[in-house]
RNA sequence: GAGAUCCGCUUGCCGAAUCCGCGCAGCCAGGAGGCGCGGAACCGGGGACCCAAGGUACUGGGGUGAGUCGGCGCGACAUCGUGCCGUAGGGCGACUUCCACGCCCGAAUCCGUCAGCUAACCCGGUAGGCGUUCGUGGAAGUCCCA
Numbered sequence: 001g002a003g004a005u006c007c008g009c010u011u012g013c014c015g016a017a018u019c020c021g022c023g024c025a026g027c028c029a030g031g032a033g034g035c036g037c038g039g040a041a042c043c044g045g046g047g048a049c050c051c052a053a054g055g056u057a058c059u060g061g062g063g064u065g066a067g068u069c070g071g072c073g074c075g076a077c078a079u080c081g082u083g084c085c086g087u088a089g090g091g092c093g094a095c096u097u098c099c100a101c102g103c104c105c106g107a108a109u110c111c112g113u114c115a116g117c118u119a120a121c122c123c124g125g126u127a128g129g130c131g132u133u134c135g136u137g138g139a140a141g142u143c144c145c146a
Base pairs, nucleotide, nucleotide: 011131012130013129014128018040019039020038021037022036023035024034041126042125043124044123045122046121051116060114061111062110063109064108069086070085071084072083073082074081075080089105090104091103092102093101095141096140097139098138099137100136
């Protein structure tokens, strides 16, 4: 001097996954955090009339989620796994929207034979993960400062 890794501060991203109050514990007090209870907000499920559907059978069926559907191979040979190339759809580019351009994702999992929609009503969740020295451009608008 360079590179890699870790930690902290700052700040941002995916996602509903955030905020507030009260109480408890620890030698004393405080701070942060932890646990419990409650509230707000956001999110999801079940659940009438009407509507929809409407018989039987099987390869049951259904939910959360953007995460569906194809083609060509390989391994297995109902199934399934895996590699590549696409794709419905989704995210990011640092105030918002639109248009360009660029970069990514296109998973996983839960219920357990059962659920269409659905007012009242009932039940549940508030996790996890990732980046951070400069964040592409144009237009319109908003906000702030002088």

Overview:
Model confidence (mean pLDDT): 80 of 100. This is a predicted structure of a 146-nucleotide RNA (c-di-AMP riboswitch aptamer (ydaO/yuaA leader)) from Nonomuraea soli. Rfam family: c-di-AMP riboswitch aptamer (ydaO/yuaA leader). Rfam's curators write: This family represents a conserved RNA structure found upstream of the ydaO and yuaA genes in Bacillus subtilis and related genes in other bacteria. The ydaO/yuaA element is thought to act as a genetic 'off' switch for the ydaO and yuaA genes in its native state. It is believed that the element may be triggered during osmotic shock leading to activation of ydaO, a predicted amino acid transporter gene, and members of the yuaA-yubG operon which code for KtrA and KtrB K+ transporters. It was read from a public genome assembly, where an Rfam model found it. Of the family's consensus pairs, 92% are formed in the model.